[in-house]
């Protein structure tokens, strides 16, 4: 990169640089943002996966941990745009599923 599988309603901050936008791509919205967002680094924290330990037991947990190995560390993946229920006179909201994203693990 690609494919596969599982998860994404919970968590987690300061310092310092950088300087106009930023919040995945496209478009609406809300939001955060010179009283410095955002990015990059340092030192921390978080526990989603892998990992230890514990339970159960043929495959799981709604338990504990934080040495490591990735990740994370504002807003549910910040909502929504695609489809179907359902509640309503409408607008609209509410569930439920897809696209696609993000992160892990295997595997070419």
């Nucleotide at each position: 990169c690609a494919c596969u599988c599982a998860u994404c309603a919970a968590g987690a901050g300061c310092g310092a640089g950088u300087g106009a936008g930023a919040g995945a791509a496209c478009c609406g919205g809300c939001u955060c943002a010179u009283a410095g967002a955002u990015c990059u680094c340092g030192c921390g924290g978080c526990a989603a996966c892998c990992c230890c330990c514990g339970a159960a037991c043929g495959u799981u947990c709604u338990g504990g941990g934080a040495c490591g190995g990735u990740g994370c560390u504002a807003a549910g993946u910040c909502c929504g745009g695609c489809a179907g229920a359902g509640u309503g006179g409408a607008a609209a909201c509410u569930c439920u599923g897809g696209c696609a994203g993000a992160u892990g693990a295997g595997c070419g």